Overview
This is a predicted structure of a 483-nucleotide part of an RNA (large-subunit ribosomal RNA, domain I) from a Planctomycetaceae bacterium. The RNAcentral record of the full RNA draws on ENA and SILVA. Lineage of the source: Bacteria > Planctomycetota > Planctomycetia > Planctomycetales > Planctomycetaceae. Its mean pLDDT, the model's own confidence on a scale to 100, is 82. Its Rfam family is "Bacterial large subunit ribosomal RNA".
[in-house]
Context: one part of a larger RNA
RNA sequence: GGCAUACGGUGGAUGUCUUGGCGUUGAGAGGCGAUGAAGGACGUCGGUAACCUGCGAAAAGCCUAGAGGAGUUGGUAACCAAGCAUUGAUUCUAGGAUGUCCGAAUGGGGAAACCCGGCCCGCAAGGGUCAUCCAUACCCGAAUGCAUACGGUAUGGAAGCAAACCCGGAGAACUGAAACAUCUCAGUACCCGGAGGAAAGGAAAGCAACCGCGACUCCGUUAGUAGCGCCGAGCGAAAGCGGAUUAACCAGUAAAUCAACGUGAGUCGUCUGGAAAGACGGACCACAGAGGGUGACAGUCCCGUAACGUUGUGGCUGGUGAGGCCUAGAGUAGGUUCGAGCUCGUGAAACUCGGAUUGAACAUGGGGGGUCCACCCUCCAAGCCUAAGUACUCCUCAACGACCGAUAGUGAACCAGUAAGGCGACUGAAUGAUGAAAAGCACCCCUAUAAGGGGAGUGAAAAGUACCUGAAACCGUAUGCUU
Numbered sequence: 001g002g003c004a005u006a007c008g009g010u011g012g013a014u015g016u017c018u019u020g021g022c023g024u025u026g027a028g029a030g031g032c033g034a035u036g037a038a039g040g041a042c043g044u045c046g047g048u049a050a051c052c053u054g055c056g057a058a059a060a061g062c063c064u065a066g067a068g069g070a071g072u073u074g075g076u077a078a079c080c081a082a083g084c085a086u087u088g089a090u091u092c093u094a095g096g097a098u099g100u101c102c103g104a105a106u107g108g109g110g111a112a113a114c115c116c117g118g119c120c121c122g123c124a125a126g127g128g129u130c131a132u133c134c135a136u137a138c139c140c141g142a143a144u145g146c147a148u149a150c151g152g153u154a155u156g157g158a159a160g161c162a163a164a165c166c167c168g169g170a171g172a173a174c175u176g177a178a179a180c181a182u183c184u185c186a187g188u189a190c191c192c193g194g195a196g197g198a199a200a201g202g203a204a205a206g207c208a209a210c211c212g213c214g215a216c217u218c219c220g221u222u223a224g225u226a227g228c229g230c231c232g233a234g235c236g237a238a239a240g241c242g243g244a245u246u247a248a249c250c251a252g253u254a255a256a257u258c259a260a261c262g263u264g265a266g267u268c269g270u271c272u273g274g275a276a277a278g279a280c281g282g283a284c285c286a287c288a289g290a291g292g293g294u295g296a297c298a299g300u301c302c303c304g305u306a307a308c309g310u311u312g313u314g315g316c317u318g319g320u321g322a323g324g325c326c327u328a329g330a331g332u333a334g335g336u337u338c339g340a341g342c343u344c345g346u347g348a349a350a351c352u353c354g355g356a357u358u359g360a361a362c363a364u365g366g367g368g369g370g371u372c373c374a375c376c377c378u379c380c381a382a383g384c385c386u387a388a389g390u391a392c393u394c395c396u397c398a399a400c401g402a403c404c405g406a407u408a409g410u411g412a413a414c415c416a417g418u419a420a421g422g423c424g425a426c427u428g429a430a431u432g433a434u435g436a437a438a439a440g441c442a443c444c445c446c447u448a449u450a451a452g453g454g455g456a457g458u459g460a461a462a463a464g465u466a467c468c469u470g471a472a473a474c475c476g477u478a479u480g481c482u483u
Stems, first nucleotide, its partner, number of pairs: 001482009015468001016433002020404002022401007029393002031161002039102003042056003046080002050076003062096006071084003107116003117130005132158008165196001166194004176183001206213002217244005227235002249319005258312006267282005283300002285289001291303003323385003326329001334358008344370001365380005420427002440467001443455004
């Protein structure tokens, strides 16, 4: 030095657990804001400093009403002091008051949380008010006679924020075509404007095919079909059929549902044990044997659960109806030209929309049926509104999971968008578990009035806060064998 065995150290795997996540379903809500939002700054509790939570100089709070019924003065977080409370506190619900400064931020300025003003009220402290734009009504009033512009007053409104969903405007490229230009990606991403709880669309100048249907929206199918396409890559319908849905109005009635709260059955003994919910023996409830907690596994100990009740909420049944309105649609329809949208890339290219330019008829009329013409069929443009079915989830509640279980599950179970990095845009972690209960080791000894250790004590067990279990790598000590 190696190997083996034993005992340790280190380390934090594994097992068990769950405060946190993830997903689904069903309800609700779908906004907040000049009555100052979202988001912040600074303050604010008796000792008391910090952070979180709450609140705002009336500052972990004030007032009113209701509920509730014994303790309580938020958390980390103990301790002390002083209070409050059955004359009903703390707590919960609803309403009200207060609500510094910044922020749309709005008196002016500004390097956010700061600086500096005018006017009115007030002895003072202090209080109130003063941005812009739009609409309406009015006042004043130039050049310039009437006017108008400018200026001003009053009233009302707007602004800013917010996860997705929606409508409109504007609109890429990488990529694919095995290169690339038409094409594709894609009317996607990004940007802008606007709205609502949904939005949009919508009551045929529609489809269809000689039979007929009867607004719109969404789903399934039709169908990867008909088509389009350097006929490449690829793109890709519709009719039809089957479903979802059907408001508003009138009359009657007051159940269901949901929410909050209340009531809510029934367990004892022995044994083991640190502890009984375990075992044994008997008893009880069950419309309740869902779940959680309690010193091990509890229907009957606690919170609950089923059921019932109270209050609130508002639906149900019948009729009617199966859109509605009036001003009834001209620089419109159509043509030409240039574009765009449709499955349609200019094609024989209809139809729809737009720019430019032209430009009808008037129901004895007009549009469409994929160039065009005839016949036939069908509808009535150039006005407006319209519930439901459909999309989404920042958020609230409830339930559930062949979802995760601390390198997983959210980036975040832990004071996380934190610590930290970056000039900045931005990037972005790690860290869970003593025990039933701190009972968190009085006292003694070694030591430096340490650290650490040895006794003693607590505890079921040291599990001793570097704390459940405690693998491996790695480092030792002892013994044996071996070189």